Context: one part of a larger RNA
RNA sequence: CGUUGGAAAUUUGCGUGGUUCGGGCACUAGUACGAGAGGACCGUGCCGGACCGACCUCCGGUUUGCCGGUUGUGCCGCCAGGCGCACCGCCGGGUAUCCGCGUCGGGUAUGGAUAAGCGCUGAAAGCAUCUAAGCGCGAAGCCUUCCACAAGAUUAGAUUUCCUUUUAGAGGGCCGUCAAAGACGAUGACGUGGAUAGGGUGCAGGUGUAAAGGCGGCGACGCCAAAGCCGAGCACUACUAAUAGCCCGAAAUC
Numbered sequence: 001c002g003u004u005g006g007a008a009a010u011u012u013g014c015g016u017g018g019u020u021c022g023g024g025c026a027c028u029a030g031u032a033c034g035a036g037a038g039g040a041c042c043g044u045g046c047c048g049g050a051c052c053g054a055c056c057u058c059c060g061g062u063u064u065g066c067c068g069g070u071u072g073u074g075c076c077g078c079c080a081g082g083c084g085c086a087c088c089g090c091c092g093g094g095u096a097u098c099c100g101c102g103u104c105g106g107g108u109a110u111g112g113a114u115a116a117g118c119g120c121u122g123a124a125a126g127c128a129u130c131u132a133a134g135c136g137c138g139a140a141g142c143c144u145u146c147c148a149c150a151a152g153a154u155u156a157g158a159u160u161u162c163c164u165u166u167u168a169g170a171g172g173g174c175c176g177u178c179a180a181a182g183a184c185g186a187u188g189a190c191g192u193g194g195a196u197a198g199g200g201u202g203c204a205g206g207u208g209u210a211a212a213g214g215c216g217g218c219g220a221c222g223c224c225a226a227a228g229c230c231g232a233g234c235a236c237u238a239c240u241a242a243u244a245g246c247c248c249g250a251a252a253u254c
Stems, first nucleotide, its partner, number of pairs: 001152001005163007015149004021049001023047005033038001051106005059100003066093005071086006111143002117137004171248004175191005196241003199237005205230003213224004
């Protein structure tokens, strides 16, 4: 821009893409078959592999937010306690997030038309013949079935609701607070009639028992103390900021 008024929402599915794997064990059954050795079809159940998808409860990573230990050095006048730099200085842990080595799920089954092939009926050709008319069975393959996208499907579809020839108006945008979204647009949540983000309070959770003081010990150190600090998660709470406002926006009929 189009879809022949303008919108919001829900959809149909023309069509496109994806999936399509193979293995082992047991029963049937030591049966059919076979002199024996050996050893099934059909059917049923179970197990695990690779691959694919989703997710983070568990397990395991990440976690330059966080907590702790510790070395050297500089600084905060000194002690104590800290901060900077040294690959996050090094080391031990680690929530959210994102992941796999983790968890869950998938391939099935059904239906339709067929290939090779196997048939029924059946003439040409008194017979015979699966074929010439007609009818049936029959593949991991084809069309469906399953998953995703999908009306620019210009054949531009459908349904529901709202608004419009009165300067009013459905809806949308600008702007702001943001994240489950993200390069930017976009998408999604919220904007005081409000929990959107920050802050505050509490909790899950992380680290591992702060400083100061007291007590014990000659002392290193221990105890008072699951402390102190943090808390991307979950709740509650308008304290702060989302104020105020501006712009766009549609025919025909009656």